Notes:
This is a predicted structure of a 158-nucleotide RNA (Lysine riboswitch aptamer) from a sheep gut metagenome. The RNAcentral record of the sequence draws on MGnify. The model forms 98% of the base pairs in the Rfam consensus. It matches the Rfam family "Lysine riboswitch aptamer". A reference for the family is Sudarsan et al. (2003), "An mRNA structure in bacteria that controls gene expression by binding lysine", Genes Dev.

[in-house]
RNA sequence: UGACAGAGGUGCGAACAACAUCAGUACGCUCGCAAAUCCGGCGAGGACCGGGAGCGGAAAGGGGCGUUCGCCGAAGGCACAGCCGGAUCCUCGUUUGGCUGACGCCUGGGCUGCGGGAGAAUAUCUUGCAGACUGUCACUUCGGUGGAGCGCUGUCGU
Numbered sequence: 001u002g003a004c005a006g007a008g009g010u011g012c013g014a015a016c017a018a019c020a021u022c023a024g025u026a027c028g029c030u031c032g033c034a035a036a037u038c039c040g041g042c043g044a045g046g047a048c049c050g051g052g053a054g055c056g057g058a059a060a061g062g063g064g065c066g067u068u069c070g071c072c073g074a075a076g077g078c079a080c081a082g083c084c085g086g087a088u089c090c091u092c093g094u095u096u097g098g099c100u101g102a103c104g105c106c107u108g109g110g111c112u113g114c115g116g117g118a119g120a121a122u123a124u125c126u127u128g129c130a131g132a133c134u135g136u137c138a139c140u141u142c143g144g145u146g147g148a149g150c151g152c153u154g155u156c157g158u
Stems, first nucleotide, its partner, number of pairs: 001157006009072001011071006019063001027056005038051004042093006075107004080101008108134002111131008136147004
């Protein structure tokens, strides 16, 4: 220096089936109101719909368990670029989701707590900080200390 094979454990991700939640919500039908200078639908203007009762009544996203599969920068996030959507409609904004890209940058790993964001949600995801734990290598006064996965271990080759 190149190739191959491995390890970290509440390890990472994907798919599938059922299930709970979403929600007695959206929506449909019937009846009612007809004034709402009011309230709501991300902000502004305009338009439109709704702001009661009864009957009926979802789905998507997200989720935990299980099974199977692929794996150990597994994977996730951030910014940028392109494309396609959403937030009742139009215009201008704002915001948000998905896919793709470039060994661009960050994170060894899971857990707990406290904040931020997404979300219907106390689920879950993500992120910042802190804490101990854990794997790895280096140093060590053998008590511990420090670094990062572009790392570490093993084998083979140069």